[in-house]
RNA sequence: GCACCGAUGAUCUAAUGGCUAUGAUUCGAGCCUUCCAAGCUCGCUAUCCGGGUUCGAAUCCCGGUCGGUGCA
Repeated sequence: GCACCGAUGAUCUAAUGGCUAUGAUUCGAGCCUUCCAAGCUCGCUAUCCGGGUUCGAAUCCCGGUCGGUGCA
RNA backbone atom coordinates (compact mmCIF):
# COMPACT_ATOMS: atom_id res chain seq x y z
P G A 1 -0.48 3.65 3.59
O5' G A 1 -0.94 2.81 2.31
C5' G A 1 -0.68 3.34 1.00
C4' G A 1 -0.69 2.24 0.00
C3' G A 1 -1.92 1.36 0.00
O3' G A 1 -3.00 1.91 -0.75
C1' G A 1 0.00 0.00 0.00
P C A 2 -4.50 1.68 -0.33
O5' C A 2 -4.78 0.17 -0.78
C5' C A 2 -4.72 -0.20 -2.14
C4' C A 2 -4.91 -1.70 -2.29
C3' C A 2 -6.10 -2.30 -1.56
O3' C A 2 -7.33 -2.12 -2.28
C1' C A 2 -4.21 -3.61 -1.12
P A A 3 -8.74 -2.03 -1.50
O5' A A 3 -8.99 -3.54 -1.02
C5' A A 3 -9.17 -4.56 -1.97
C4' A A 3 -9.26 -5.92 -1.29
C3' A A 3 -10.26 -6.03 -0.17
O3' A A 3 -11.59 -6.22 -0.62
C1' A A 3 -8.21 -6.97 0.50
P C A 4 -12.80 -5.64 0.20
O5' C A 4 -12.92 -6.65 1.41
C5' C A 4 -13.18 -8.03 1.16
C4' C A 4 -12.94 -8.85 2.41
C3' C A 4 -13.71 -8.44 3.65
O3' C A 4 -15.06 -8.88 3.64
C1' C A 4 -11.47 -8.81 4.23
P C A 5 -16.19 -8.01 4.38
O5' C A 5 -15.88 -8.25 5.93
C5' C A 5 -15.99 -9.55 6.47
C4' C A 5 -15.50 -9.58 7.90
C3' C A 5 -16.15 -8.59 8.85
O3' C A 5 -17.42 -8.99 9.29
C1' C A 5 -13.81 -8.59 9.18
P G A 6 -18.53 -7.85 9.57
O5' G A 6 -18.01 -7.16 10.92
C5' G A 6 -18.04 -7.86 12.15
C4' G A 6 -17.18 -7.21 13.18
C3' G A 6 -17.68 -5.90 13.77
O3' G A 6 -18.67 -6.10 14.76
C1' G A 6 -15.36 -5.74 13.30
P A A 7 -19.79 -4.97 14.98
O5' A A 7 -19.04 -3.87 15.85
C5' A A 7 -18.44 -4.23 17.10
C4' A A 7 -17.75 -3.04 17.72
C3' A A 7 -18.67 -1.89 18.10
O3' A A 7 -18.20 -1.27 19.31
C1' A A 7 -17.03 -1.13 16.56
P U A 8 -18.91 -1.66 20.65
O5' U A 8 -20.43 -1.32 20.38
C5' U A 8 -20.87 0.02 20.20
C4' U A 8 -22.30 0.16 20.57
C3' U A 8 -22.65 -0.22 21.99
O3' U A 8 -22.36 0.83 22.89
C1' U A 8 -24.23 -1.16 20.50
P G A 9 -21.32 0.58 24.08
O5' G A 9 -22.20 0.96 25.35
C5' G A 9 -21.62 1.13 26.62
C4' G A 9 -22.57 1.92 27.48
C3' G A 9 -22.30 1.84 28.97
O3' G A 9 -22.41 3.15 29.55
C1' G A 9 -24.52 1.15 28.51
P A A 10 -21.02 3.88 29.79
O5' A A 10 -20.26 2.88 30.76
C5' A A 10 -18.92 3.13 31.16
C4' A A 10 -18.36 1.94 31.91
C3' A A 10 -18.38 0.65 31.14
O3' A A 10 -17.26 0.50 30.31
C1' A A 10 -19.33 0.30 33.30
P U A 11 -17.40 -0.26 28.86
O5' U A 11 -17.51 -1.78 29.28
C5' U A 11 -16.42 -2.47 29.88
C4' U A 11 -16.77 -3.91 30.17
C3' U A 11 -17.36 -4.68 29.02
O3' U A 11 -16.38 -5.17 28.12
C1' U A 11 -18.66 -5.07 30.95
P C A 12 -16.76 -5.30 26.55
O5' C A 12 -17.73 -6.57 26.49
C5' C A 12 -17.22 -7.86 26.73
C4' C A 12 -18.33 -8.88 26.87
C3' C A 12 -19.27 -9.04 25.69
O3' C A 12 -18.73 -9.77 24.61
C1' C A 12 -20.53 -8.97 27.67
P U A 13 -19.19 -9.38 23.10
O5' U A 13 -20.78 -9.62 23.10
C5' U A 13 -21.29 -10.94 23.14
C4' U A 13 -22.79 -10.95 23.35
C3' U A 13 -23.64 -10.46 22.17
O3' U A 13 -23.77 -11.44 21.15
C1' U A 13 -24.47 -9.54 24.19
P A A 14 -24.18 -11.00 19.67
O5' A A 14 -25.76 -10.85 19.76
C5' A A 14 -26.55 -12.00 20.02
C4' A A 14 -28.01 -11.62 20.12
C3' A A 14 -28.60 -10.96 18.89
O3' A A 14 -28.94 -11.90 17.89
C1' A A 14 -29.32 -9.83 20.84
P A A 15 -28.77 -11.48 16.35
O5' A A 15 -29.87 -10.34 16.15
C5' A A 15 -31.24 -10.64 16.30
C4' A A 15 -32.06 -9.36 16.29
C3' A A 15 -31.78 -8.43 15.12
O3' A A 15 -32.46 -8.83 13.94
C1' A A 15 -31.77 -7.20 17.12
P U A 16 -31.66 -9.65 12.86
O5' U A 16 -32.05 -8.96 11.52
C5' U A 16 -33.41 -9.05 11.05
C4' U A 16 -33.41 -9.22 9.57
C3' U A 16 -33.91 -7.98 8.85
O3' U A 16 -33.29 -7.93 7.55
C1' U A 16 -35.39 -9.77 8.46
P G A 17 -32.48 -6.66 7.17
O5' G A 17 -33.24 -5.50 7.93
C5' G A 17 -33.56 -4.33 7.29
C4' G A 17 -34.28 -3.36 8.19
C3' G A 17 -35.78 -3.61 8.30
O3' G A 17 -36.23 -3.00 9.50
C1' G A 17 -35.40 -1.60 7.18
P G A 18 -37.02 -3.92 10.58
O5' G A 18 -38.02 -2.90 11.25
C5' G A 18 -37.55 -1.95 12.20
C4' G A 18 -38.70 -1.18 12.80
C3' G A 18 -39.77 -2.04 13.47
O3' G A 18 -40.34 -1.31 14.56
C1' G A 18 -40.72 -0.86 11.64
P C A 19 -40.10 -1.92 15.99
O5' C A 19 -39.46 -0.70 16.76
C5' C A 19 -40.20 0.02 17.75
C4' C A 19 -39.47 1.28 18.15
C3' C A 19 -39.20 2.25 17.00
O3' C A 19 -39.20 3.60 17.50
C1' C A 19 -37.17 1.55 17.92
P U A 20 -40.57 4.14 18.16
O5' U A 20 -40.28 3.98 19.72
C5' U A 20 -39.29 4.76 20.35
C4' U A 20 -39.05 4.30 21.79
C3' U A 20 -38.35 2.95 21.91
O3' U A 20 -37.50 3.00 23.07
C1' U A 20 -40.40 2.86 23.06
P A A 21 -36.19 2.00 23.20
O5' A A 21 -35.98 1.29 21.81
C5' A A 21 -36.45 0.00 21.60
C4' A A 21 -35.31 -1.00 21.46
C3' A A 21 -34.58 -1.36 22.75
O3' A A 21 -35.28 -2.37 23.46
C1' A A 21 -32.99 -0.94 21.03
P U A 22 -35.21 -2.60 24.99
O5' U A 22 -34.91 -4.16 25.12
C5' U A 22 -35.71 -5.10 24.44
C4' U A 22 -35.05 -6.45 24.42
C3' U A 22 -34.41 -6.89 25.73
O3' U A 22 -35.37 -7.38 26.64
C1' U A 22 -32.92 -7.32 23.94
P G A 23 -35.17 -7.12 28.24
O5' G A 23 -34.10 -8.22 28.65
C5' G A 23 -34.42 -9.59 28.55
C4' G A 23 -33.15 -10.42 28.54
C3' G A 23 -32.24 -10.27 29.74
O3' G A 23 -32.70 -10.98 30.88
C1' G A 23 -30.95 -10.22 27.78
P A A 24 -32.35 -10.44 32.35
O5' A A 24 -30.79 -10.82 32.51
C5' A A 24 -30.39 -12.19 32.48
C4' A A 24 -28.88 -12.31 32.41
C3' A A 24 -28.10 -11.59 33.51
O3' A A 24 -28.08 -12.30 34.73
C1' A A 24 -27.11 -11.13 31.42
P U A 25 -28.09 -11.48 36.11
O5' U A 25 -26.62 -10.87 36.16
C5' U A 25 -25.50 -11.73 36.25
C4' U A 25 -24.20 -10.96 36.05
C3' U A 25 -23.94 -9.81 37.01
O3' U A 25 -23.49 -10.25 38.29
C1' U A 25 -23.44 -9.10 34.83
P U A 26 -23.90 -9.41 39.56
O5' U A 26 -23.22 -7.98 39.36
C5' U A 26 -21.81 -7.87 39.39
C4' U A 26 -21.36 -6.46 39.03
C3' U A 26 -21.85 -5.35 39.95
O3' U A 26 -21.12 -5.27 41.15
C1' U A 26 -22.06 -4.68 37.70
P C A 27 -21.91 -4.91 42.51
O5' C A 27 -22.43 -3.41 42.28
C5' C A 27 -21.51 -2.34 42.14
C4' C A 27 -22.25 -1.06 41.76
C3' C A 27 -23.42 -0.70 42.67
O3' C A 27 -23.03 -0.09 43.88
C1' C A 27 -24.06 -0.49 40.41
P G A 28 -23.87 -0.37 45.20
O5' G A 28 -25.20 0.47 45.00
C5' G A 28 -25.16 1.89 44.90
C4' G A 28 -26.52 2.45 44.61
C3' G A 28 -27.65 1.96 45.51
O3' G A 28 -27.71 2.59 46.76
C1' G A 28 -28.35 1.90 43.25
P A A 29 -28.32 1.81 48.02
O5' A A 29 -29.89 1.81 47.74
C5' A A 29 -30.60 3.02 47.72
C4' A A 29 -32.06 2.80 47.37
C3' A A 29 -32.78 1.75 48.20
O3' A A 29 -33.20 2.21 49.47
C1' A A 29 -33.26 1.41 45.93
P G A 30 -33.27 1.18 50.72
O5' G A 30 -34.55 0.30 50.41
C5' G A 30 -35.84 0.88 50.42
C4' G A 30 -36.86 -0.03 49.80
C3' G A 30 -37.09 -1.36 50.50
O3' G A 30 -37.92 -1.25 51.64
C1' G A 30 -36.91 -1.73 48.17
P C A 31 -37.73 -2.31 52.84
O5' C A 31 -38.29 -3.68 52.26
C5' C A 31 -39.66 -3.81 51.92
C4' C A 31 -39.94 -5.16 51.30
C3' C A 31 -39.58 -6.35 52.17
O3' C A 31 -40.57 -6.63 53.16
C1' C A 31 -38.80 -6.70 49.96
P C A 32 -40.07 -7.18 54.58
O5' C A 32 -39.42 -8.59 54.28
C5' C A 32 -40.19 -9.68 53.79
C4' C A 32 -39.30 -10.86 53.45
C3' C A 32 -38.36 -11.30 54.55
O3' C A 32 -39.02 -12.15 55.49
C1' C A 32 -37.17 -11.13 52.52
P U A 33 -38.85 -11.86 57.06
O5' U A 33 -37.35 -12.26 57.33
C5' U A 33 -36.93 -13.61 57.17
C4' U A 33 -35.44 -13.74 57.33
C3' U A 33 -34.86 -13.11 58.58
O3' U A 33 -35.01 -13.93 59.72
C1' U A 33 -33.53 -12.54 56.69
P U A 34 -35.59 -13.28 61.08
O5' U A 34 -34.52 -12.18 61.45
C5' U A 34 -34.79 -11.19 62.43
C4' U A 34 -33.52 -10.66 63.03
C3' U A 34 -32.42 -10.35 62.03
O3' U A 34 -32.56 -9.03 61.50
C1' U A 34 -31.54 -11.69 63.79
P C A 35 -32.28 -8.85 59.89
O5' C A 35 -30.71 -8.99 59.73
C5' C A 35 -29.85 -8.03 60.31
C4' C A 35 -28.39 -8.44 60.15
C3' C A 35 -27.95 -8.79 58.75
O3' C A 35 -27.65 -7.65 57.97
C1' C A 35 -27.18 -10.44 60.24
P C A 36 -27.95 -7.71 56.39
O5' C A 36 -26.86 -8.72 55.82
C5' C A 36 -25.49 -8.37 55.85
C4' C A 36 -24.62 -9.55 55.47
C3' C A 36 -24.89 -10.17 54.11
O3' C A 36 -24.35 -9.43 53.03
C1' C A 36 -24.65 -11.88 55.71
P A A 37 -25.11 -9.39 51.62
O5' A A 37 -24.99 -10.89 51.10
C5' A A 37 -23.73 -11.43 50.69
C4' A A 37 -23.82 -12.91 50.44
C3' A A 37 -24.81 -13.35 49.39
O3' A A 37 -24.31 -13.24 48.07
C1' A A 37 -25.11 -14.67 51.31
P A A 38 -25.28 -12.73 46.88
O5' A A 38 -26.34 -13.91 46.75
C5' A A 38 -25.96 -15.19 46.30
C4' A A 38 -27.09 -16.18 46.49
C3' A A 38 -28.40 -15.81 45.81
O3' A A 38 -28.43 -16.16 44.43
C1' A A 38 -28.83 -16.41 48.04
P G A 39 -29.16 -15.20 43.35
O5' G A 39 -30.70 -15.25 43.76
C5' G A 39 -31.41 -16.49 43.68
C4' G A 39 -32.78 -16.35 44.32
C3' G A 39 -33.64 -15.25 43.75
O3' G A 39 -34.30 -15.64 42.56
C1' G A 39 -33.68 -15.14 46.10
P C A 40 -34.52 -14.55 41.36
O5' C A 40 -35.72 -13.67 41.90
C5' C A 40 -36.97 -14.26 42.18
C4' C A 40 -37.89 -13.28 42.85
C3' C A 40 -38.04 -11.94 42.13
O3' C A 40 -38.94 -12.00 41.03
C1' C A 40 -37.69 -11.57 44.43
P U A 41 -38.63 -11.07 39.72
O5' U A 41 -39.05 -9.61 40.23
C5' U A 41 -40.38 -9.35 40.61
C4' U A 41 -40.52 -7.95 41.17
C3' U A 41 -39.95 -6.84 40.30
O3' U A 41 -40.80 -6.47 39.23
C1' U A 41 -39.28 -6.51 42.53
P C A 42 -40.12 -5.92 37.85
O5' C A 42 -39.57 -4.47 38.24
C5' C A 42 -40.48 -3.44 38.58
C4' C A 42 -39.77 -2.27 39.23
C3' C A 42 -38.75 -1.55 38.37
O3' C A 42 -39.34 -0.67 37.42
C1' C A 42 -37.88 -1.86 40.53
P G A 43 -38.54 -0.31 36.05
O5' G A 43 -37.35 0.62 36.56
C5' G A 43 -37.63 1.86 37.15
C4' G A 43 -36.38 2.51 37.69
C3' G A 43 -35.30 2.79 36.69
O3' G A 43 -35.55 3.98 35.96
C1' G A 43 -34.35 1.83 38.62
P C A 44 -34.97 4.13 34.44
O5' C A 44 -33.42 4.51 34.66
C5' C A 44 -33.08 5.65 35.41
C4' C A 44 -31.58 5.74 35.57
C3' C A 44 -30.79 5.58 34.29
O3' C A 44 -30.76 6.78 33.53
C1' C A 44 -29.80 4.33 36.02
P U A 45 -31.06 6.75 31.95
O5' U A 45 -29.65 6.35 31.31
C5' U A 45 -28.53 7.13 31.62
C4' U A 45 -27.26 6.35 31.43
C3' U A 45 -27.16 5.64 30.09
O3' U A 45 -26.77 6.52 29.06
C1' U A 45 -26.43 4.24 31.86
P A A 46 -27.71 6.65 27.73
O5' A A 46 -27.03 5.64 26.71
C5' A A 46 -25.69 5.84 26.35
C4' A A 46 -25.21 4.72 25.45
C3' A A 46 -25.74 4.76 24.01
O3' A A 46 -24.99 5.66 23.22
C1' A A 46 -25.85 2.56 24.88
P U A 47 -25.70 6.43 21.92
O5' U A 47 -25.97 5.27 20.88
C5' U A 47 -25.22 5.19 19.68
C4' U A 47 -24.72 3.77 19.47
C3' U A 47 -24.23 3.49 18.05
O3' U A 47 -23.16 2.54 18.13
C1' U A 47 -25.97 2.02 18.54
P C A 48 -22.08 2.35 17.00
O5' C A 48 -21.11 3.60 17.17
C5' C A 48 -20.47 3.86 18.41
C4' C A 48 -19.34 4.82 18.22
C3' C A 48 -19.62 5.97 17.25
O3' C A 48 -20.32 7.04 17.85
C1' C A 48 -17.56 4.95 16.69
P C A 49 -21.37 7.91 16.99
O5' C A 49 -20.43 8.78 16.06
C5' C A 49 -19.55 9.74 16.61
C4' C A 49 -18.79 10.47 15.52
C3' C A 49 -19.62 11.03 14.39
O3' C A 49 -20.24 12.26 14.71
C1' C A 49 -17.78 9.88 13.50
P G A 50 -21.67 12.63 14.02
O5' G A 50 -21.27 12.97 12.53
C5' G A 50 -20.37 14.02 12.26
C4' G A 50 -20.11 14.14 10.77
C3' G A 50 -21.34 14.08 9.90
O3' G A 50 -22.05 15.32 9.87
C1' G A 50 -19.67 12.69 9.00
P G A 51 -23.54 15.35 9.30
O5' G A 51 -23.29 15.29 7.73
C5' G A 51 -24.30 14.83 6.88
C4' G A 51 -23.72 14.42 5.54
C3' G A 51 -24.73 13.74 4.64
O3' G A 51 -25.53 14.68 3.95
C1' G A 51 -22.80 12.43 4.76
P G A 52 -27.15 14.45 3.96
O5' G A 52 -27.36 13.26 2.92
C5' G A 52 -26.81 13.37 1.62
C4' G A 52 -26.78 12.04 0.92
C3' G A 52 -28.12 11.33 0.79
O3' G A 52 -28.92 11.85 -0.25
C1' G A 52 -26.46 9.79 1.47
P U A 53 -30.52 11.84 -0.12
O5' U A 53 -30.89 10.31 -0.29
C5' U A 53 -30.61 9.63 -1.49
C4' U A 53 -30.99 8.16 -1.38
C3' U A 53 -32.40 7.89 -0.90
O3' U A 53 -33.35 8.02 -1.94
C1' U A 53 -30.88 6.51 0.27
P U A 54 -34.68 8.89 -1.73
O5' U A 54 -35.50 8.00 -0.68
C5' U A 54 -35.90 6.67 -1.01
C4' U A 54 -36.39 5.95 0.22
C3' U A 54 -37.42 6.68 1.05
O3' U A 54 -38.73 6.60 0.49
C1' U A 54 -35.79 5.74 2.47
P C A 55 -39.66 7.91 0.43
O5' C A 55 -40.05 8.13 1.96
C5' C A 55 -40.77 9.30 2.35
C4' C A 55 -41.28 9.12 3.76
C3' C A 55 -40.26 8.61 4.76
O3' C A 55 -39.44 9.63 5.29
C1' C A 55 -42.26 7.36 4.97
P G A 56 -37.87 9.37 5.45
O5' G A 56 -37.83 8.25 6.57
C5' G A 56 -38.20 8.55 7.91
C4' G A 56 -38.27 7.30 8.76
C3' G A 56 -36.99 6.48 8.85
O3' G A 56 -36.11 7.01 9.81
C1' G A 56 -38.82 5.05 8.43
P A A 57 -34.54 7.02 9.48
O5' A A 57 -34.12 5.48 9.49
C5' A A 57 -34.29 4.68 10.69
C4' A A 57 -33.08 3.82 10.93
C3' A A 57 -31.78 4.59 11.23
O3' A A 57 -30.99 3.84 12.11
C1' A A 57 -31.49 3.30 9.29
P A A 58 -31.10 4.06 13.68
O5' A A 58 -30.01 3.09 14.31
C5' A A 58 -28.64 3.45 14.31
C4' A A 58 -27.77 2.22 14.33
C3' A A 58 -27.73 1.45 13.03
O3' A A 58 -26.76 1.95 12.14
C1' A A 58 -28.11 -0.04 14.86
P U A 59 -27.07 1.98 10.52
O5' U A 59 -27.42 0.46 10.14
C5' U A 59 -26.42 -0.54 10.20
C4' U A 59 -27.00 -1.90 9.95
C3' U A 59 -27.51 -2.12 8.53
O3' U A 59 -27.21 -3.44 8.08
C1' U A 59 -29.29 -2.45 10.07
P C A 60 -26.02 -3.61 7.00
O5' C A 60 -26.60 -2.85 5.73
C5' C A 60 -27.35 -3.55 4.74
C4' C A 60 -27.63 -2.64 3.55
C3' C A 60 -26.46 -1.77 3.10
O3' C A 60 -25.56 -2.47 2.28
C1' C A 60 -28.43 -0.47 3.23
P C A 61 -24.01 -2.10 2.27
O5' C A 61 -23.95 -0.74 1.47
C5' C A 61 -24.29 -0.69 0.10
C4' C A 61 -24.16 0.71 -0.44
C3' C A 61 -22.84 1.42 -0.13
O3' C A 61 -21.81 1.05 -1.02
C1' C A 61 -24.63 2.86 0.36
P C A 62 -20.28 1.03 -0.49
O5' C A 62 -19.89 2.57 -0.41
C5' C A 62 -19.86 3.35 -1.58
C4' C A 62 -19.54 4.80 -1.24
C3' C A 62 -18.35 5.03 -0.34
O3' C A 62 -17.11 4.94 -1.03
C1' C A 62 -20.13 6.36 0.39
P G A 63 -15.82 4.41 -0.26
O5' G A 63 -15.41 5.63 0.68
C5' G A 63 -14.96 6.84 0.12
C4' G A 63 -14.90 7.94 1.17
C3' G A 63 -14.04 7.65 2.40
O3' G A 63 -12.65 7.79 2.16
C1' G A 63 -16.08 8.59 3.09
P G A 64 -11.61 6.89 2.96
O5' G A 64 -11.68 7.48 4.44
C5' G A 64 -11.22 8.77 4.72
C4' G A 64 -11.62 9.23 6.10
C3' G A 64 -10.99 8.47 7.25
O3' G A 64 -9.66 8.87 7.52
C1' G A 64 -13.28 8.78 7.69
P U A 65 -8.58 7.83 8.08
O5' U A 65 -9.05 7.64 9.60
C5' U A 65 -9.00 8.74 10.49
C4' U A 65 -9.53 8.34 11.85
C3' U A 65 -8.92 7.09 12.45
O3' U A 65 -7.67 7.34 13.06
C1' U A 65 -11.26 7.00 12.67
P C A 66 -6.53 6.21 12.98
O5' C A 66 -7.04 5.10 14.01
C5' C A 66 -7.18 5.40 15.40
C4' C A 66 -7.97 4.32 16.11
C3' C A 66 -7.46 2.91 15.94
O3' C A 66 -6.34 2.61 16.74
C1' C A 66 -9.79 2.92 15.64
P G A 67 -5.27 1.53 16.21
O5' G A 67 -6.01 0.13 16.37
C5' G A 67 -6.34 -0.35 17.67
C4' G A 67 -7.20 -1.58 17.60
C3' G A 67 -6.65 -2.75 16.79
O3' G A 67 -5.64 -3.47 17.48
C1' G A 67 -8.91 -2.45 16.26
P G A 68 -4.51 -4.22 16.62
O5' G A 68 -5.29 -5.46 15.98
C5' G A 68 -5.86 -6.46 16.83
C4' G A 68 -6.66 -7.46 16.04
C3' G A 68 -5.92 -8.16 14.91
O3' G A 68 -5.09 -9.22 15.36
C1' G A 68 -8.02 -7.44 14.14
P U A 69 -3.78 -9.60 14.51
O5' U A 69 -4.34 -10.32 13.21
C5' U A 69 -5.04 -11.56 13.33
C4' U A 69 -5.61 -12.00 12.00
C3' U A 69 -4.64 -12.07 10.85
O3' U A 69 -3.82 -13.23 10.86
C1' U A 69 -6.57 -10.96 10.14
P G A 70 -2.33 -13.15 10.23
O5' G A 70 -2.60 -13.12 8.66
C5' G A 70 -3.17 -14.24 8.01
C4' G A 70 -3.58 -13.90 6.59
C3' G A 70 -2.44 -13.43 5.69
O3' G A 70 -1.65 -14.50 5.19
C1' G A 70 -4.29 -12.00 5.41
P C A 71 -0.09 -14.28 4.82
O5' C A 71 -0.14 -13.38 3.51
C5' C A 71 -0.67 -13.90 2.31
C4' C A 71 -0.77 -12.84 1.22
C3' C A 71 0.54 -12.10 0.93
O3' C A 71 1.42 -12.85 0.10
C1' C A 71 -1.20 -10.53 1.14
P A A 72 3.02 -12.69 0.26
O5' A A 72 3.32 -11.21 -0.25
C5' A A 72 3.17 -10.88 -1.61
C4' A A 72 3.22 -9.38 -1.83
C3' A A 72 4.53 -8.72 -1.42
O3' A A 72 5.55 -8.87 -2.38
C1' A A 72 2.71 -7.47 -0.58